[in-house]
RNA sequence: UGCGGGAUCGUCUAAUGGUAGGACGUCUGGCUCUGAACCAGAAAAUCGAGGUUCGAUUCCUUGUCCCGCAG
Numbered sequence: 001u002g003c004g005g006g007a008u009c010g011u012c013u014a015a016u017g018g019u020a021g022g023a024c025g026u027c028u029g030g031c032u033c034u035g036a037a038c039c040a041g042a043a044a045a046u047c048g049a050g051g052u053u054c055g056a057u058u059c060c061u062u063g064u065c066c067c068g069c070a071g
Stems, first nucleotide, its partner, number of pairs: 001070007010024004018054001026042005047063005
């Protein structure tokens, strides 16, 4: 430098173009003599900028970063 893949709650991981979900963690409450465990609930995210579309995590362009292959 070229090609391919990837970037989503704090972490890991889903999502036919149509309400962004789950697990762990965190917080609150319950339970308990206290804590752990367990039960219930809550907060929490789409890498940046444009475009297409009634509607974009998803499609297109471009940028940044990470991984792999080739030289």

Predicted 3D model of a 71-nucleotide RNA (transfer RNA) from Candidatus Harrisonbacteria bacterium RIFOXYA1_FULL_48_8. The prediction has a mean pLDDT of 82. It matches the Rfam family "tRNA". By type it is a transfer RNA. Rfam's curators write: Transfer RNA (tRNA) molecules are approximately 80 nucleotides in length.